[in-house]
């Protein structure tokens, strides 16, 4: 010094649906629990992801194309408009001393 790049510590953002069986509630609608199964890091974990070098995650959005047994399941949107950082490692660059060839 900080364009790429590492890793740790602390703080901090963040989502948790889709189908379906069983049980429980309920007058009905319905909701909660659990067990399979999709996708995914991640589908409530002392877990995973992410923290401005920011597509984690929200908004738009009950969009639009595609596909599914059903869903951000896939893509578009997307150079949109939002989103939570500090120290230490390291790592390169110049400057200075030292040693050694």
């Nucleotide at each position: 010094u900080g364009u790429c790049a590492u890793u740790g510590c602390u703080a901090g953002g963040g989502g948790u649906c889709u189908g379906u069986a069983u049980u429980u509630u309920u007058a009905a609608c319905a909701a909660a629990a659990u067990g399979c199964a999709g996708u995914g890091a991640g589908a409530g974990a002392u877990a995973c992801c992410c923290u401005u070098c920011g597509a984690a995650c929200c908004u738009g959005a009950u969009g639009c194309g595609g596909g599914u047994c059903a869903u951000g399941c896939c893509g578009c949107c997307g150079u949109a408009g939002g989103a939570a950082a500090g120290c230490a490692u390291c790592a390169u660059u110049c400057c200075g001393c030292u040693u050694u060839c």